A computed fold for a 1525-nucleotide RNA from Candidatus Margulisbacteria bacterium GWF2_35_9, annotated as small-subunit ribosomal RNA. Its Rfam family is "Bacterial small subunit ribosomal RNA". Its family is annotated with ribosome and structural constituent of ribosome in the Gene Ontology. Its Rfam clan is "SSU clan". The sequence is in RNAcentral, with records from ENA and SILVA. The organism belongs to Candidatus Margulisiibacteriota, within Bacteria.
RNA sequence: CAAUUGAGAGUUUGAUCCUGGCUCAGGAUUAACGCUGGAGGCGUGCCUAACACAUGCAAGUCGAGCGAGAUCAGGUCUUUAGCUUGCUAAAGAUGCUGCUAGCGGCGAACGGGUGAGUAAUACAUAAAUAACUUGCCUUCUUGUUGGGGACAACUCCCAGAAAUGGGAGCUAAUACCGAAUACGCUUAUUUUGGCGCAUGUCAUUAUAAGCAAAGGCUUCGGCCGCAAGAAGAGAGGUUUAUGUCUGAUUAGCUAGUUGGUAGGGUAACGGCUUACCAAGGCUACGAUCAGUAGCUGGUCUGAGAAGAUGAUCAGCCACACUGGGACUGAGACACGGCCCAGACUCCUACGGGAGGCAGCAGUGAGGAAUUUUGCGCAAUGGAGGAAACUCUGACGCAGCGACGCCUCGUGAACGAUGAAGUCUUUCGGGAUGUAAAGUUCUGUCAGUGGGGAAGAUAAUGACGGUACCCACAGAGGAAGCACCGGCUAACUACGUGCCAGCAGCCGCGGUAAUACGUAGGGUGCAAGCGUUAUCCGGAUUUAUUGGGCGUAAAGGGAGUGUAGGCGGUUAGGUAAGUUAGGUGUGAAAGCUACAGGCUCAACCUGUAGUUGCAUCUAAAACUACUUAGCUUGAGGAUGCUAGAGGAAAGCGGAACUCGUGGUGUAGCGGUGAAAUGCGUAGAUAUCACGAGGAACACCAGUGGCGAAGGCGGCUUUCUGGGGCAUACCUGACGCUGAGACUCGAAAGCGUGGGGAGCAAACAGGAUUAGAUACCCUGGUAGUCCACGCCGUAAACGGUGGUCAUUAGGUAUAGGGGGAUCGACCCCUUCUGUGCCGUAGCUAACGCGUUAAAUGACCCGCCUGGGGAGUACGAGCGCAAGCUUAAAACUCAAAGGAAUUGACGGGGGCCCGCACAAGCAGUGGAGCAUGUGGUUUAAUUCGAUGAUACGCGAAGAACCUUACCUGGGUUUGAAAUCCUCAGAAUUUCCUAGAGAUAGGAGAGUGCCUUCGGGAACUGAGUGACAGGUGCUGCAUGGUUGUCGUCAGCUCGUGUCGUGAGAUGUUGGGUUAAGUCCCGCAACGAGCGCAACCCCUGUCGUAUGUUGCCAGCACGUUAUGGUGGGAACUCAUACGAGACAGCCUGUGGAAAACAGGAGGAAGGUGGGGAUGACGUCAAAUCCUCAUGGCCCUUAUACCCAGGGCUACACACAUGCUACAAUGGAUGGUACAAAGGGUUGCGAUACCGCGAGGUGGAGCUAAUCCCAAAAAGCCAUUCUCAGUUCGGAUUGUAGGCUGCAACUCGCCUGCAUGAAGUCGGAAUUGCUAGUAAUCGUGGAUCAGCAUCGCCACGGUGAAUGCGUUCUCGGGCCUUGUACACACCGCCCGUCACACCAUGAAAGUCGGAUACGCCCAAAGUAGGUGAGCUAACUCUUCGGAGAGGCAGCCUCCUAAGGCGGAGCUGAUAAUUGGGGUGAAGUCGUAACAAGGUAGCCGUACCGGAAGGUGUGGCUGGAUCACCUCCUUU
Repeated sequence: CAAUUGAGAGUUUGAUCCUGGCUCAGGAUUAACGCUGGAGGCGUGCCUAACACAUGCAAGUCGAGCGAGAUCAGGUCUUUAGCUUGCUAAAGAUGCUGCUAGCGGCGAACGGGUGAGUAAUACAUAAAUAACUUGCCUUCUUGUUGGGGACAACUCCCAGAAAUGGGAGCUAAUACCGAAUACGCUUAUUUUGGCGCAUGUCAUUAUAAGCAAAGGCUUCGGCCGCAAGAAGAGAGGUUUAUGUCUGAUUAGCUAGUUGGUAGGGUAACGGCUUACCAAGGCUACGAUCAGUAGCUGGUCUGAGAAGAUGAUCAGCCACACUGGGACUGAGACACGGCCCAGACUCCUACGGGAGGCAGCAGUGAGGAAUUUUGCGCAAUGGAGGAAACUCUGACGCAGCGACGCCUCGUGAACGAUGAAGUCUUUCGGGAUGUAAAGUUCUGUCAGUGGGGAAGAUAAUGACGGUACCCACAGAGGAAGCACCGGCUAACUACGUGCCAGCAGCCGCGGUAAUACGUAGGGUGCAAGCGUUAUCCGGAUUUAUUGGGCGUAAAGGGAGUGUAGGCGGUUAGGUAAGUUAGGUGUGAAAGCUACAGGCUCAACCUGUAGUUGCAUCUAAAACUACUUAGCUUGAGGAUGCUAGAGGAAAGCGGAACUCGUGGUGUAGCGGUGAAAUGCGUAGAUAUCACGAGGAACACCAGUGGCGAAGGCGGCUUUCUGGGGCAUACCUGACGCUGAGACUCGAAAGCGUGGGGAGCAAACAGGAUUAGAUACCCUGGUAGUCCACGCCGUAAACGGUGGUCAUUAGGUAUAGGGGGAUCGACCCCUUCUGUGCCGUAGCUAACGCGUUAAAUGACCCGCCUGGGGAGUACGAGCGCAAGCUUAAAACUCAAAGGAAUUGACGGGGGCCCGCACAAGCAGUGGAGCAUGUGGUUUAAUUCGAUGAUACGCGAAGAACCUUACCUGGGUUUGAAAUCCUCAGAAUUUCCUAGAGAUAGGAGAGUGCCUUCGGGAACUGAGUGACAGGUGCUGCAUGGUUGUCGUCAGCUCGUGUCGUGAGAUGUUGGGUUAAGUCCCGCAACGAGCGCAACCCCUGUCGUAUGUUGCCAGCACGUUAUGGUGGGAACUCAUACGAGACAGCCUGUGGAAAACAGGAGGAAGGUGGGGAUGACGUCAAAUCCUCAUGGCCCUUAUACCCAGGGCUACACACAUGCUACAAUGGAUGGUACAAAGGGUUGCGAUACCGCGAGGUGGAGCUAAUCCCAAAAAGCCAUUCUCAGUUCGGAUUGUAGGCUGCAACUCGCCUGCAUGAAGUCGGAAUUGCUAGUAAUCGUGGAUCAGCAUCGCCACGGUGAAUGCGUUCUCGGGCCUUGUACACACCGCCCGUCACACCAUGAAAGUCGGAUACGCCCAAAGUAGGUGAGCUAACUCUUCGGAGAGGCAGCCUCCUAAGGCGGAGCUGAUAAUUGGGGUGAAGUCGUAACAAGGUAGCCGUACCGGAAGGUGUGGCUGGAUCACCUCCUUU
C1' cells in the first nucleotide's frame, strides 16, 4: 500500500464415537395466496395459449421533379350594381398562396414486439478478408452536351354485388431509351519497381475494347440535385480458432459425401452448382441419433472456487397465422409488401372476394397470476422536405396494482389511588401498567387558502397550478401480522380427552396439554406480516480449492498387453507450457472505490478499476521437444540352486465293493431308543482267488510352488516361472493400463465313454401337533475320463499394481560368506513365509519394512435405506443364466466399531434342604376353611405365577356390613359460624317391624360486675357437612418379593476422543466385596460382621409371695412354723471365647486341619436388624391426599334378608385307615401365659355338658390347671374290626333381646368313606424333623396345629455337586435394551398405491421410397405479339423483348413400409405401504441341525438337501507360533 474474508443446530443409541441421509436457521424473486392497509419518491407489471382477435391508432413525406384538377378557399387586378369617401354584392381575369388522387423521388430493411425454432448457417472472445459490398453523410477530382419514344392521371366505352379489371384516345417529368465526350473506371495482353509466409498484391508503362449524366429554385450571388472516379466514416457479407446442456440402455455416420480438373454462379471464397476423375471425410478428446434450450453483458447465491439463472436495461441472432417462393432495392427473400399452397375467421347477389395485434391501448380464452381502448409531440431521437412543416402508441408524461426498493408518519413531556375493566392467584397478592384518564405542548403527513418554478438558447410545456414556499385550525384522520415444546426470542388459565386437531424435522393429543382451540400476557417484524412455489447457501452431501474404498457404500476373480497417462542421469540447442514487461481489445449500463446532484435514502451524474483473449519483446530454472552421452532402473550373458508349477504316458500298494469257492450258524445292521433293510434259498464273520473304479495314509510343517483359480503315491518325456553369485554386454529399452485377449473352484449343459465308494432328486422307516427336515435303510443324475460350452463364489488378506523412504526383536524356508579335514557353529546380506512391537495412522477394532505409516504415478470403484443387482433395452450363452443397468413409489433412518446391562437349550468357579442320602407328609377318603365357577334380589369389596387362595378377617346369628328388599330423614348421625326459643336430663303411655311420631309427668342446675355468659337441647337460614363412590396407572405412608443374597456406590487420581474403565479384576481364603498378597490406584460411604435382646457356664449382691442343706417344732400329709441364705430360682451387675495356646499345612500372609484346656471352639444356638434397586407388584375398603363424580342422594336412620347358596374344580389343614395301636384302671414329670364386667378353689347336684355356691386372688402368695405322650397292669388278635368317626335321629346344657335361615357343647342311638393313596409334589441337617399336650389374642358365645407362643419325648441321613431349581463372580456370543414373555422371516387373506408384461387400440414427431405438383427462379422454345436502336428499295427486315408452351428443382398433398416415442387395455407378474387376521418359526445365543456365498434339485411358506468355498462360528482337546519368568 492492497485486501475486509469461512459460525452452526435437530434427528439412528439405554448411553458413546463414527459413517450417513433427512430437516431447520440466511439471502433472493417479473411472483401468487391469506389477514391487514396512512403518505410520498424511484422502479416494475401475461413466466400460462408463438391461443383467437371487435374497434381506434402505430410510416409517411416532398408541388423547390411532373402533368392535371376543382374554379373550391384566400389574395391581387379589372368591370358593373347598391351607392356617402368607405363598405357590400355580382361578373371576369390571374394558377399568386393553400389543397392533392396520379406519375416520379426518398423512406418503408430503421424504430417497436416476441423467444416458437435453433446445440450450431447461433452466441461470446480473439483473429482473417491478399476473397467482398456499401444508399443517405464527409473530403477531394472531373463532368452535367445533344436528341427520341411512351405510360398513368384525365376523357369515352365495357364487365362486375363487391374487390377490381379490360379496351380506345390525349399528356408531362429529376420516369424511360439511344448518341457524343472519358479526368477516369472495367476487361484482356504487356513494361518496370516495391511488399508479402503464400495464393498473390500495390504502384507504374503501352495497346485494344467497353462504360456517364437531370434537372429544379433563385434575391442571379448562388443553392439543392445528377453522372464518373479516389478516399473516409459508419454499416454489413463471408471465413478461422477456442469455449458453450444431458443421454453410450444412441457406436458407428456420410454419396455432393471428401478431394481434384473444367464449366456455371455470386458483391465475394467455397460442392454454392453441374459434368468427369479419384475414394475419400467424421468418430471413444464421443461422430451419428435422441431430449432440452435463444446466446451474451449481466442477475441471485457463495469466503472463494463455483452453482443456479438469462424479467426489466443493453449487444447479437431468429421469427412475424403455418409452409414454400422470388420481386423491388444500396440493403429484404421484407411484422403493418407481393405470389402460391394450407388451416381458420369475415363479406357475398354464390359467380367471387377480404384478413393476419409475437406494434400501443383493448377483448375473449387459458391460468394461482400481470395495468388505461389516457395526454402530448413541449423535450430526446427518427423519416421526408431547401425550408416552413408534416408524420412518429419510438419517446416524454399521467392513470391502475404495497409487485419491489427507499423515506416519513400514526404524536411528545409530565402523570400512582399503581383507577376501572380483564386475566391470574398459594386469596395475601400479582400482571396488563405511565399504559389509560388528566395536565402542558408540537404540527411531520394528510386537509383548507394563497403564491409558484427549472426543464427552453428567440418562440413553443403534455406533465401541471405539478415540485417547492407561506398561512390556518385541531391529537385530531392514520397498526397490523406471525409466533411463544426443542431447534428459536417469547407462559399461564380454561375447554377438549389418540376425539377435534397441529406438524419444517424430532414429534404433540388416550382427564391436570407451556405442542390442539380460546383468552390474558409475552416475543419478533412493521404498512406490512405470514404461507406456498422456485434458486443458491449451509452441503467438505460429487470434494480443483476440498472426500473416500480391511470391517460403515466402495479394489475389477486373475493376468498379458493396445491407445492414453506418468517416467532415471549429464551436457548443448529450441522456446510450446512457464515467468516478466509493453501494446491492442475487454461496447454502454451494471459491480467496486472515490466524488457530486435530488432536504436524506432509494434513484441519478462524473472519474478510475475490471481475473479474459490476442499480439510484440525478453528470460531459460523446471516440464516439453531435439541432439550427443552415462549406468544405478530394466533386460541379456555365465555359473549354481529349491520346489505338490504345468502337460502327457506308464507303474504301485493299502482300503472298498462285487463275483467264485471253502469254513461256519442265527442273526446281522442301525439308533438317543427303534424300525425299514439284509439273512436258514445260509447273511454278518473268516480264508483263498479273481474283477473293477476312485483316491493316494504316514512323511506333512501358519513348509514349498504358481498370476489367480489351484497343485500332494512312484518313474520317464516335454515345458513355464523364480532365487543366489559374478558385474561381461545393451543403454531408459521403464511403470500402469480404458477397450481387447487369455486363464478362471464347485455346480450345471452337450456328445461319447466309465461307474467302486459317496450321493441332490426320489422311496421307505423313525421323530413330531405336523416334519415335504435334522436321524436311519436304500438310491438315480452327478462325482471320474476325452472333447466342447458356461464364466460365476465369503473367486477373501473382505486390503489393485509399481517405485522410494521410515526403530527393532524372534521363528522358519531357500541361497551366500567366514572358520574347520569335516560336521556342529558363527556372521552379515539377498529372496520368501509367520508372530510381537516403536514412531505414525485409524471412528474404534486394529495395521505397523509383507503398512491400513510417509510420498510419487496409473487403473478400477463409492455417494442414505428399501424398491433392485430388479424391470425394459442391448450383448453373450444350447439352456440354466451371465454382463451392462434404471425409474415410479416409500421410509427417517439403514449402517460400522466400541460401552454398560440383560439373555443363551455358551464356558469356568462357588453357594443354598437346590439335588442327592434320609425322616414325615400332600396328591386318593370324610370333614373344616379359603378361592374359582355357577346360582341369586343380594350372594359387598379387595388379593389372584413364584410374591393370591386357614390372605385383609386377632373370630359375619343382630350389630359388624360396605350388599339386597322394604320403610323413613334432607343443613342432615358427628364439625364450625349466625338468629330465635328452651336448662340439661329423665320416667311412663299409645301407634308402628323399627326408625320415628304423638301425649302425660318429673326436673329448674353452674358462673355473674345482675346486663348477661358457658355447656347442652329444639327450630330456622345458608355457607357447608357426608360418600367403604372412581382413579394404587396422579400420590404420601405402609407392605410383599428377589434376599439376610453379598452386593451397591462415591471422592480424588490414572487410562480412553467418548459412552465408560480402573478401584470392585487377579492368586489364595471366608458364611460374607471376610481377610491377606499382588496391582494405577489411594481412600471413603451404604450393606457384611460387631454393638442390642433371649438362651447355655460361673461369680458377686439381694432373699418375698420363691427355696429348705444343716438346726429345731408340728402334721395323716404338705416349707406348714421358728429359723436359715447354703442350693434351686428370681432380679440386677459382672466374668467368660480371642483362632488366645500346641502341632501341622500355607508364601515368614490371610487362613485352614487336628489337639489340649474349657460350660461353651472356630459367626456356640436363636431373635431383632433387610444396602442401591426390581416388579407402573399390593393397598384411595386402616389412615392421609390431588383430580373427577353424587348432593330429597352414590349421604343418613331402621327392620328383615344376604356375605353361610351348591352339579363341580383347585389350595391349605384336621381326623383316620390301626397292634410302635384302641379301650379300661393306676401312676409320674413341665414351661409359658391369663385373670375384677374377671379367674373362680374346697363342698354339693347331674352319666355328662353344666348347675348351686362363693373361700382366695388386682396375683413368684389365689384361681384357670387335669399337663399329655410316658410308665405299670388288664383286654382286644388283624377283621371294615373294641380301627375309623362322617352322617342322621333324639334328649339336654351354655352364651345372648334373639341360636329358623346361621353358634358351641353333652348323653344315648346310628356307624359312611377309608385297608397308606396315579402322574406329580412339599417340609426338614439337631434339641431339628416327627410326635405329645399347654397357654394367649380376638371374643357375650363360637378354632380342626387357623394365627401367635410354651414346654415334654426325641431320631435318621449328608458319598458328594453329574443332574433339576434359584442365586453370586469372571469370561464369551448377541441383529436383545419394553432387555428371550426379546427380536424376527416368508407364504396366504383384506385394503390402497405406483410400476413391468400383454391380444391389441388410439396418437405424435422422424427419416426413407414412389406418385402428383402450385407459385417461382433458371434454361429451352417462342409460327403469336412488339413504341424507342440499326439497316432500308420506306413496303419492310434485323437486334432485343413479351405472352404462350416445354424441362429441371420444389412446398403442400397422396400411397407405402420402417424404426423411435406417448397414452390406453381384458388379463397377468412381482414390489411397496397398512395398532391388534391365518400358518409355521428360517435368522439373531452353539438360536436349539453353526451361519453365510456360488450352483443344482426339491418343497404351503419361511426353507431343506447335495457339491465346492468362507469365518463375518460358539465350545472342548491337540499341534504350531508368540510373550513372560